Predicted 3D model of a 73-nucleotide RNA (transfer RNA) from an Ignavibacteriales bacterium. The source organism's lineage runs through Bacteria, Pseudomonadati, Ignavibacteriota, Ignavibacteria and Ignavibacteriales.
RNA sequence: GCGGGGGUAACUCAAUUGGCAGAGUCACAGCCUUCCAAGCUGUUGGUUGCGAGUUCGAACCUCGUCCCCCGCU
Numbered sequence: 001g002c003g004g005g006g007g008u009a010a011c012u013c014a015a016u017u018g019g020c021a022g023a024g025u026c027a028c029a030g031c032c033u034u035c036c037a038a039g040c041u042g043u044u045g046g047u048u049g050c051g052a053g054u055u056c057g058a059a060c061c062u063c064g065u066c067c068c069c070c071g072c073u
Stems, first nucleotide, its partner, number of pairs: 001072007010025004019056001027043005049065005
C1' cells in the first nucleotide's frame, strides 16, 4: 500500500428488507429477610467511533476520515 471483519449504555453484546435504539451484568431504590446474601419489581444511564451526503425517515445506504483485529504484498 491492498483486501476482509469490527467500533452501539460504565462492561459484554443484540437490533430480522431503512420506520419508537434494546437485553444481560454493574449501579441506585423498593419488596422479601431479625440482619446480610440470594430472589422479585422498578429506575438511572446513548452525539450508534467522527464528519458530510441521499431520504419524509439512517445504527442500517453512499463518500471521507480515525482506531482495533486478521490476511496479502

Rfam family: tRNA. Rfam links the family to the GO term triplet codon-amino acid adaptor activity. By type it is a transfer RNA.